[in-house]
RNA sequence: GAAGGGAUCUCUGGAGAACUCAUUGAAUUGGGUGCCGAAGGUGCAAGGCCAAAAGCCGAAUCUCUCAGGCAAAAGGACAGAGAAUGCAAA
Numbered sequence: 001g002a003a004g005g006g007a008u009c010u011c012u013g014g015a016g017a018a019c020u021c022a023u024u025g026a027a028u029u030g031g032g033u034g035c036c037g038a039a040g041g042u043g044c045a046a047g048g049c050c051a052a053a054a055g056c057c058g059a060a061u062c063u064c065u066c067a068g069g070c071a072a073a074a075g076g077a078c079a080g081a082g083a084a085u086g087c088a089a090a
Stems, first nucleotide, its partner, number of pairs: 004087001006085001008083006018033005034070003040066001041064001043062001047057003
């Protein structure tokens, strides 16, 4: 010196899925059955470790549905912009 990357914060956008019974001033609370995946979490392919087997490591918007969710609000993976911070090739 700064192409680019990382974690953090702010702003903007941001999907899916519900009926029923009782109860309540109220979508208030609880039960039953059903459903959703995009917080978090589980599982693993190639490949790696190992002489080999076993075992271990190992990605996702895939998978499971534990957690969470199924009016709105909130939350929300991810995307864009910005801030500040710390790295950093040529």
Molecule: Glycine riboswitch aptamer